Predicted 3D model of a 463-nucleotide part of an RNA (small-subunit ribosomal RNA, 3' major domain) from a metagenome. RNAcentral holds the full RNA, with entries from SILVA.
[in-house]
Context: one part of a larger RNA
RNA sequence: UGACGGGGACCCGCACAAGCAGCGGAGCGUGUGGUUUAAUCCGAUCUACGCGAAGAACCUUACCCAGGUUUGACAUGUACGUGGUAGGGAAGUGAAAGCGGACCGACCCGCAAGGGAGCGUACACAGGUGAUGCAUGGCUGUCGUCAGCUCGUGCCGUGAGGUGUUAGGUUAAGUCCUCUAACGAGCGCAACCCUUACUGCAUGUUACAAGUGUCAUGCGGGACUGCCGGUCUCAAACCGGAGGAAGGCGGGGAUGACGUCAAGUCAGCAUGUCCUUUAUAUCUGGGGCUACACACACGCUACAAUGGCCGGUACAAUAGGAUGCCAAGCCGCAAGGCGGAGCCAAUCCUCCAAAGCCGGUCUCAGUUCGGAUUGUAGGCUGCAACCCGCCUACAUGAAGUCGGAGUGGCUAGUAAAUGCAGGACAGCUAUACAGCAUUGAAUACGUUCCCGGGUCUUGUACA
Numbered sequence: 001u002g003a004c005g006g007g008g009a010c011c012c013g014c015a016c017a018a019g020c021a022g023c024g025g026a027g028c029g030u031g032u033g034g035u036u037u038a039a040u041c042c043g044a045u046c047u048a049c050g051c052g053a054a055g056a057a058c059c060u061u062a063c064c065c066a067g068g069u070u071u072g073a074c075a076u077g078u079a080c081g082u083g084g085u086a087g088g089g090a091a092g093u094g095a096a097a098g099c100g101g102a103c104c105g106a107c108c109c110g111c112a113a114g115g116g117a118g119c120g121u122a123c124a125c126a127g128g129u130g131a132u133g134c135a136u137g138g139c140u141g142u143c144g145u146c147a148g149c150u151c152g153u154g155c156c157g158u159g160a161g162g163u164g165u166u167a168g169g170u171u172a173a174g175u176c177c178u179c180u181a182a183c184g185a186g187c188g189c190a191a192c193c194c195u196u197a198c199u200g201c202a203u204g205u206u207a208c209a210a211g212u213g214u215c216a217u218g219c220g221g222g223a224c225u226g227c228c229g230g231u232c233u234c235a236a237a238c239c240g241g242a243g244g245a246a247g248g249c250g251g252g253g254a255u256g257a258c259g260u261c262a263a264g265u266c267a268g269c270a271u272g273u274c275c276u277u278u279a280u281a282u283c284u285g286g287g288g289c290u291a292c293a294c295a296c297a298c299g300c301u302a303c304a305a306u307g308g309c310c311g312g313u314a315c316a317a318u319a320g321g322a323u324g325c326c327a328a329g330c331c332g333c334a335a336g337g338c339g340g341a342g343c344c345a346a347u348c349c350u351c352c353a354a355a356g357c358c359g360g361u362c363u364c365a366g367u368u369c370g371g372a373u374u375g376u377a378g379g380c381u382g383c384a385a386c387c388c389g390c391c392u393a394c395a396u397g398a399a400g401u402c403g404g405a406g407u408g409g410c411u412a413g414u415a416a417a418u419g420c421a422g423g424a425c426a427g428c429u430a431u432a433c434a435g436c437a438u439u440g441a442a443u444a445c446g447u448u449c450c451c452g453g454g455u456c457u458u459g460u461a462c463a
Stems, first nucleotide, its partner, number of pairs: 001463002003460003007457007015447002019410002022407002026301008034292002042052002063287007072125001076124007087104002092099002107116003127276002130274003136270002138265003141261001143259001148187006154163003167178003193253004198221007208211001224247001227241005303403001307362007319350003324343002329338003369400001374395007416439005422433001
């Protein structure tokens, strides 16, 4: 000087407390461990576990089995060869890839010779999701959006180093003020950026009430402790008020200092070294990644009457659409099929939101709760749904009566509840992810305690 302390002082955070709805029990979905397997590809363990994967039937695919190829599926160069050459390709063989090769049969430059392209052979080489993230770049997680981390000159100290950055106030903040052997400065904080709430102007093939009020796009305005009162060193600031759509950082996002963990990633990409080269490369068919005594993590659906079912009825926003979105109408109980209008989209379509409200029924039961599981019959995508897809109808109706110890989330348009659209995608395992709107709470006395963090100080047999 740090680090540490079941030392001290001060301060902060959904950290506790106060609340709300959960998880932990059940069934199912997904991921992981383990086990199994020919293979169950690989990575990730406070910071992995609906994670890489915004979508494993084939492909993907890296794994396994089997069958092929060897200058190779892909690139560049050199040499030689090549006119019935390149390209197409029948029979045969085969699961396909591949092997095979009857037959058909070219292009560019040049008068020609020849050259180019292509193909073949040979050689350099290609190739590797093989190893090393403890050789690396880049990117990322974490402490942490915590308020810190440093420098120049000066001063102090023999020196390591200190000072500044401490102190008194204040702040979300090393934010600002005052004091001060310090005076300044940099990276962080804040602001500048995007969005949302109010408004002016301009424009306008959206809406209609027909010229503007909604809406869209663009450019502006507006909030700054600016004004008033109080407190305080009459400093910074704090408390209350006015006006205002908005008030003291208005809400949300993007933004992550010096560094820590030899943290993660050589399988996104790049890359040193090592290894491999008739195989650790590459092609194909099939299988596997979907296994199942079990354990964990994250979710979905429930256990019901604030409810289930039936009928009627009301109101969104985001977003997407050309081998696409698909209307009206018709058929089907339905999934879906037929159909063909419109739309390259503020115009058409996806698109009738659901919870809600009104009426009826069920009357506390393993039920008209709950929907797992299984059977049968169908539909769709796709060469192909056996392994291993989704959807529909009928039948079947399991566990489950609110969950031990323990434990995660959330402070307001939030939690909770409700549905909608999207990406990737032929189809889908989405209950996931990332968005959107609708309905819309409770509670915070307080900082003693638990966890994490910041500043000062103190102790130390630690560095």

Record summary: It matches the Rfam family "Bacterial small subunit ribosomal RNA".